[in-house]
RNA sequence: AUCUUAUCAAGAGCAGGUGGAGGGACUAGCCCUAUGAAGCCCGGCAACCGGCGGUCAUAUACCGUACGGUGCUAAUUCUAGCAGAGAUACAGGUACAUCCUACGAUGAAGUAUCUGGUAUCUGCUGACAGAUGAGAG
Numbered sequence: 001a002u003c004u005u006a007u008c009a010a011g012a013g014c015a016g017g018u019g020g021a022g023g024g025a026c027u028a029g030c031c032c033u034a035u036g037a038a039g040c041c042c043g044g045c046a047a048c049c050g051g052c053g054g055u056c057a058u059a060u061a062c063c064g065u066a067c068g069g070u071g072c073u074a075a076u077u078c079u080a081g082c083a084g085a086g087a088u089a090c091a092g093g094u095a096c097a098u099c100c101u102a103c104g105a106u107g108a109a110g111u112a113u114c115u116g117g118u119a120u121c122u123g124c125u126g127a128c129a130g131a132u133g134a135g136a137g
Stems, first nucleotide, its partner, number of pairs: 002136007013042001016041003022032003026081004043073003048069003051065005077129001082126003085122006091115005096107004
């Protein structure tokens, strides 16, 4: 590299230091940035794993702590990328009226129903992709 599994709507520095131009994975969009980007240090948040303490007869369970290992610290994982759901608008068919034996043709205001096409919207649903932890290898 790859596989399994859990989580991804909360939280965390508008007087921190250094650094100097880029950053938000990819594509598109939209943003952040010299009132200073990335990176590094410090601070902070959280509690995934280990440790420790408690519940208990015990613990694979739960609660706490934050000592160790990570992680995170603009915007929902910034939004969308595939499939679907719902809403609205438009379109077409049928019901309707006239002609006609019929097939069918014409018409069109409103309503009902069906279709599935197009467009837009929704902090919608599930995947995909990605990130992080733990494990496998």
Molecule: SAM riboswitch aptamer (S box leader)
Organism: Paenibacillus bovis